[in-house]
Context: one part of a larger RNA
RNA sequence: GAUUGAACGCUGGCGGCAUGCCUUAUACAUGCAAGUCGAACGCGAACGUUCCUUCGGGAACUAGUAGAGUGGCGGACGGGUGAGUAAUGCGUAGGAAUCUGCCCUAAAGUGGGGGACAACCUGAGGAAACUCGGGCUAAUACCGCAUAAUCUCUUCGGAGUAAAGCAGGGGACCUUCGGGCCUUGCGCUUUAGGAUGAGCCUACGUCAGAUUAGCUUGUUGGUGAGGUAAAAGCUCACCAAGGCGACGAUCUGUAGCUGGUCUGAGAGGACGAUCAGCCACAUUGGGACUGAGACACGGCCCAGACUCCUACGGGAGGCAGCAGUAGGGAAUAUUGGACAAUGGGCGAAAGCCUGAUCCAGCAAUGCCGCGUGUGUGAAGAAGGCCUACGGGUCGUAAAGCACUUUCAGUAGGGAGGAAAAGCUCAAGGUUAAUACCUUUGAGUAUUGACGUUACCUACAGAAGAAGCACCGGCUAACUCUGUGCCAGCAGCCGCGGUAAUACAGAGGGUGCAAGCGUUAAUC
Numbered sequence: 001g002a003u004u005g006a007a008c009g010c011u012g013g014c015g016g017c018a019u020g021c022c023u024u025a026u027a028c029a030u031g032c033a034a035g036u037c038g039a040a041c042g043c044g045a046a047c048g049u050u051c052c053u054u055c056g057g058g059a060a061c062u063a064g065u066a067g068a069g070u071g072g073c074g075g076a077c078g079g080g081u082g083a084g085u086a087a088u089g090c091g092u093a094g095g096a097a098u099c100u101g102c103c104c105u106a107a108a109g110u111g112g113g114g115g116a117c118a119a120c121c122u123g124a125g126g127a128a129a130c131u132c133g134g135g136c137u138a139a140u141a142c143c144g145c146a147u148a149a150u151c152u153c154u155u156c157g158g159a160g161u162a163a164a165g166c167a168g169g170g171g172a173c174c175u176u177c178g179g180g181c182c183u184u185g186c187g188c189u190u191u192a193g194g195a196u197g198a199g200c201c202u203a204c205g206u207c208a209g210a211u212u213a214g215c216u217u218g219u220u221g222g223u224g225a226g227g228u229a230a231a232a233g234c235u236c237a238c239c240a241a242g243g244c245g246a247c248g249a250u251c252u253g254u255a256g257c258u259g260g261u262c263u264g265a266g267a268g269g270a271c272g273a274u275c276a277g278c279c280a281c282a283u284u285g286g287g288a289c290u291g292a293g294a295c296a297c298g299g300c301c302c303a304g305a306c307u308c309c310u311a312c313g314g315g316a317g318g319c320a321g322c323a324g325u326a327g328g329g330a331a332u333a334u335u336g337g338a339c340a341a342u343g344g345g346c347g348a349a350a351g352c353c354u355g356a357u358c359c360a361g362c363a364a365u366g367c368c369g370c371g372u373g374u375g376u377g378a379a380g381a382a383g384g385c386c387u388a389c390g391g392g393u394c395g396u397a398a399a400g401c402a403c404u405u406u407c408a409g410u411a412g413g414g415a416g417g418a419a420a421a422g423c424u425c426a427a428g429g430u431u432a433a434u435a436c437c438u439u440u441g442a443g444u445a446u447u448g449a450c451g452u453u454a455c456c457u458a459c460a461g462a463a464g465a466a467g468c469a470c471c472g473g474c475u476a477a478c479u480c481u482g483u484g485c486c487a488g489c490a491g492c493c494g495c496g497g498u499a500a501u502a503c504a505g506a507g508g509g510u511g512c513a514a515g516c517g518u519u520a521a522u523c
Base pairs, nucleotide, nucleotide: 001523002522003521004520006519007518008517009516010515013370014369015368016367017366018365019363020362021328026326027325028324030323031322032321035073036072037071040070041069043067048061049060050059051058052057080281081280082279089206090205091204092203093202094201095200098198099197103194104193105192106191107190108189109188110187111145113143114142120135121134122133123132124131125130151160152159153158165186166185167184168183169182170181173180174179207253208252209251214244215243216242219241220240221239222238223237224236225235226234256278257277258276259275260271261270262269263268283304284303285302286301287300306317307316308315309314334360336359337358338357342356343354344353345352346351373403374402375401376400383394384393385392386391407464409459410458411457412456413455417450422444423443424442425441426440427439428438429437467512468511469510470509471508472493473492474491478507479506480505481504482503488495489494
């Protein structure tokens, strides 16, 4: 000099864009953060209103609504944190023995049956959490049968293996009036290929310590078996005795890695906040289940610690999600708005959910921009300070006069962020069809949290807006008074013991400026 996720002191007008628990991976009150589908399925209220009533009640609408339940898809993404990890990680470059829901391309199929279990009704236990028994029932839930290969196995003869329906429309024909049948769309099953994602292996690189020199027994290799989606001591039995190491093994300490960031002419050095990629973790430790995918932050089981409820028998919980609280600390924000946009989940869609996200709030925390007025004005006013007492200086500075109105204030106007989806019409595709569905085009209409938006116009009046540090040398900037090795200053040299440009105050000056200094840290 540059820089910072900074803090502290003094001061503080506005806006834009960023950033904001670096410390206790400490403990957490409260609310929200993952649901959705009635076009898979069976059930199905109430409040209220009207009517009837033998005043007990009943009926209709509410409404096939709310609502749970079965089932499907998603809760493995998104969001957080950096404890662990020095290599099961990361970075770069390769590799072969693998899996891959949804999506795309292609081929084939989607026939015919069955028995249950929730919800519901009912009985019982319990303080609760919840649990148990009996009975009824549906399905795209579950299970046989049929068919089937280019799939799997194979002794090459053969053997084995699947499925589910739902919705829209309709001219003949049939009908038990439900529909069949035809057709379209979505779905389902099998196979092949792709895309995407993931798992695995290898080489090289990846902090410090030798005041850590030897380490290793599933250890190193082989055979066989098991196991996995997949190679492999991954696991086991047997056999051999190997494997690593001064090119630093092992041990100890520290640490998430990278793209990058800061600095520097560069080479380097330091760092790894925000943003992006990868990894690891989710109260501590362990485990599996489901699933295409987890050994799963807001799933399950067991154990530990802690907190809460309890009828003492037993139960409930996990903010390193967003806010917020306590604690710790020099120190770090709102228990805000909206799904309008972008994206995600579900759904045919309408739509629902989304503390992702987009916005707003707080903080000079940083960067950038703007303003705090402009011109004129010498009687060089008053006043302060200095003085050699003549004057000098603050100083065109002020006042006065003439203007302007950015920003802030008040009032009015007002883009863009909005693309659609929906509806109507037309033309293609499909089809038996001019239905339905779908593609394209034209028209039409609606949707904004921010928001009192940006921006524009008008109004009034210089009106509302300057501080901080320093002035001995380094280092730009000097005098007076007070003090008297005292009080004090200080980054280094050093100042102060009666004339202190170095302490304190004042006048003046210098430098930066909505900031200025100090401290800490890096180059």

This is a predicted structure of a 523-nucleotide part of an RNA (small-subunit ribosomal RNA, 5' domain) from a metagenome. The prediction has a mean pLDDT of 86.